The RNA shown here (SAM riboswitch aptamer (S box leader)) has 102 nucleotides and comes from Desulfitobacterium dichloroeliminans.
This record gives sequence, C1' cells and structure tokens, in this order.
RNA sequence: CUCUUAUCCAGAGUAGGUGGAGGGACUGGCCCGAUGAAACCCGGCAACCGGCAUUUAAUGUACGGUGCUAAAUCCUGCAGGAAAAAUACUGGGAGAUGAGAG
Repeated sequence: CUCUUAUCCAGAGUAGGUGGAGGGACUGGCCCGAUGAAACCCGGCAACCGGCAUUUAAUGUACGGUGCUAAAUCCUGCAGGAAAAAUACUGGGAGAUGAGAG
C1' cells in the first nucleotide's frame, strides 16, 4: 500500500505544561482557535487484540499493543421513495479505528 471483517447517536483537562497559527480527512456549508490552533508531554476515556482474575458461557481488570480525548464520522456529497417546499428517513459511497491476510 491492497483485500477481508467489526464498530463509528456513548465516553474523556476553558483550571495542566511546552508550543506558537492554524484546525475540524476531502467538496460545499457551518464551526473551533491569542479567553491560545496543529504537534509533543502529562492526565483521562475506552474492553478492538493480547495478558491476568473468575469461569459452562459470560463478566471484570487499563497490565501491554494500538486508538481516542468540541459539535452524531459536526452536517453534506451518490441513490431511493415520502413531502407544494423546508425537511426527515433508508441504503450506499468516502473516511477513521482495531483484527487477520497478501
């Protein structure tokens, strides 16, 4: 990098430190940001994989490997039938994360 598979309406510090202007994947919106963005450290959340405990199964545990830590993956993009329209719903696509394989 490619393929397969599971999950994505929950949870986690405006009272942390360094840092200095950007960021929310992309499009179009709409938001966050000097009351400090990204990134790193600390803290925290979480049970996907492994470990440990218990144990028919299951359940617990943050010990390890990741991961996450504004807003539903912030909404949207393609299609469908509802609606006068606004809009809501359903299924995809795209994306993110874990596990397995090449």
The organism belongs to Desulfitobacterium, within Bacteria. The prediction has a mean pLDDT of 83. RNAcentral records the identical sequence in 2 taxa. Rfam family: SAM riboswitch aptamer (S box leader). Its family is annotated with regulation of gene expression in the Gene Ontology.